[in-house]
RNA sequence: CCGCCUGUAGCUCAAUUGGCAGAGCAGCUCCCUUUUAAGGAGAAGGUUGGGGGAUCGUGGCCCUCCAGGCGGA
Numbered sequence: 001c002c003g004c005c006u007g008u009a010g011c012u013c014a015a016u017u018g019g020c021a022g023a024g025c026a027g028c029u030c031c032c033u034u035u036u037a038a039g040g041a042g043a044a045g046g047u048u049g050g051g052g053g054a055u056c057g058u059g060g061c062c063c064u065c066c067a068g069g070c071g072g073a
Base pairs, nucleotide, nucleotide: 001072002071003070004069005068006067007066010025011024012023013022019056028042029041030040031039049065050064051063052062053061
C1' cells in the first nucleotide's frame, strides 16, 4: 500500500426477507438458609464504534472515518 472479516448491555453473543433490539453470565432487590454457596422470583441496564446518504422505515443497504484481527505485496 491492497484485499477480507469484526465492532450491539459490564463480559460472551443473538436479532430470519429492512418492520422499530433480546438471551446467557456478572451486578442489584426479594424469597429460601443459622450464615455463605447452591436454588427460586423480580426489576434495571443500549447514541447498535463516529458521521453522512438511500428508504415510509435500518443493528442489517451505500459512502467515509475510527478501532481490532487475518491474508498478500

This is a predicted structure of a 73-nucleotide RNA (transfer RNA) from Parcubacteria group bacterium 21-54-25. It matches the Rfam family "tRNA". Rfam links the family to the GO term triplet codon-amino acid adaptor activity. The family's RNA type in Rfam is transfer RNA. The prediction has a mean pLDDT of 80. The sequence was found in a public genome assembly.